RNA sequence: CCGCUAGGGGAGUCUUAUGAGAGGCUGAGAUGCAUUUAUGCGGACCCUUGGAACCUGAUCUGGGUCAAACCAGCGUAGGGAAGUGGAAA
Numbered sequence: 001c002c003g004c005u006a007g008g009g010g011a012g013u014c015u016u017a018u019g020a021g022a023g024g025c026u027g028a029g030a031u032g033c034a035u036u037u038a039u040g041c042g043g044a045c046c047c048u049u050g051g052a053a054c055c056u057g058a059u060c061u062g063g064g065u066c067a068a069a070c071c072a073g074c075g076u077a078g079g080g081a082a083g084u085g086g087a088a089a
Stems, first nucleotide, its partner, number of pairs: 001086005006048004012025005031042005054079003060073004
């Protein structure tokens, strides 16, 4: 670095009127079906201990945005899902 098997995870924000529906933005990803409306089963994507994928603190703090995004802090914080085969050096 590639494969196989297994596992973990999230899905926000704005506009249209506020529902349905539609459209825009950021992002790897903003999701389909079923139903008892809160769960289940899937899809794509990301991540798997060399672990900031993701969760908690957090309706957090400062900057920034229409709001999200984004930057810094919190953060040497507390959690968090792995085995195996092969190739090259």
Molecule: TPP riboswitch aptamer (THI element)
Organism: uncultured Sporosarcina sp.